[in-house]
A computed fold for a 73-nucleotide RNA from an uncultured Chloroflexota bacterium, annotated as transfer RNA. The coordinates come from a structure-prediction model, not an experiment, and the mean pLDDT is 83. Its Rfam family is "tRNA". Its family is annotated with triplet codon-amino acid adaptor activity in the Gene Ontology.
RNA sequence: GGGGCGAUAGCUCAGUCGGAAGAGCGCUACACUCGCAUUGUAGAGGCCGAGGGUUCGAAUCCCUUUCGCUCCA
Numbered sequence: 001g002g003g004g005c006g007a008u009a010g011c012u013c014a015g016u017c018g019g020a021a022g023a024g025c026g027c028u029a030c031a032c033u034c035g036c037a038u039u040g041u042a043g044a045g046g047c048c049g050a051g052g053g054u055u056c057g058a059a060u061c062c063c064u065u066u067c068g069c070u071c072c073a
Base pairs, nucleotide, nucleotide: 001072002071003070004069005068006067007066010025011024012023013022019056027043028042029041030040031039049065050064051063052062053061
């Protein structure tokens, strides 16, 4: 320098054909308990890496770009 894969909640990751952004763990509150843990209920938490384009509508399609992993040279 070139190719491939990845980036979505604090962490690990889903997200189908373009049509209302999710799960587990963690966190907070409440219930339960003498108390803790477990369990149950509810809740908070998001620039979908960044910029632009296409579209009535983009996490999803196209272009550029940043970072990480990997392959080739």